[in-house]
RNA sequence: UUCUUAUCAAGAGAGAUGGAGGGACAGGCCCUUUGAAGUCUCGGCAACAGCUAUUUUAGCAUUGUGCCAAAUCCUGCAAGUGUAAACUUGGAAGAUAAGAU
Numbered sequence: 001u002u003c004u005u006a007u008c009a010a011g012a013g014a015g016a017u018g019g020a021g022g023g024a025c026a027g028g029c030c031c032u033u034u035g036a037a038g039u040c041u042c043g044g045c046a047a048c049a050g051c052u053a054u055u056u057u058a059g060c061a062u063u064g065u066g067c068c069a070a071a072u073c074c075u076g077c078a079a080g081u082g083u084a085a086a087c088u089u090g091g092a093a094g095a096u097a098a099g100a101u
Base pairs, nucleotide, nucleotide: 002100003099004098005097006096007095008094013042014041015040016039017038021031022030023029025076026075027074028073043068044067045066048064049063050060051059052058053057072093077090078089079088080087081086
């Protein structure tokens, strides 16, 4: 880098630094000088791997990751319902983990 599998409406932020962007992409809609991204410190959430047990399950945040505005913020393609607005289901794309390459 690519592939496979699983999950994605739950949960969890303060300080310092920094100084204008951020929410993957596009459109929308939001957040942001009452301070964005990034970096550092401390804290927290979460059982994917891991560990334990009485092993279809339960527990553990010590270890490897991940995460801490809004459903993955919403939509994107298809099918169905509907006069319409819109709604439902599935998919795509994306993110994370584990395994493979």
Molecule: SAM riboswitch aptamer (S box leader)
Organism: Lysinibacillus sp. 2017